[in-house]
């Protein structure tokens, strides 16, 4: 330098182009318990930036940053 794969709540991971983005775990409350842990319940919180395509984009396509992997 070429070439693929990749970026989603604090972490990890789902999501046919039709969304109010799911799930555990953690964290905040609340029930139980002398108290802590364990158990229920209810909450919070996220689609790398930017552009494009389409009635509609986490999903296609560009181009940026980033991480990773071949290859020279």
């Nucleotide at each position: 330098g070429g070439c693929g794969a990749g970026u989603u709540c604090g972490u990890a991971u789902a999501a046919c182009g039709g969304c109010u983005a799911g799930u555990a775990c953690a964290c905040a409350a609340g029930a139980u318990u002398u108290u802590c842990a364990u158990u229920c319940u209810u909450g919070c919180a996220a689609u790398a930036g930017g552009a494009g395509u389409u009635c509609g984009a986490u999903u296609c396509u560009c181009c940026u940053a980033c991480u990773c992997g071949c290859u020279a």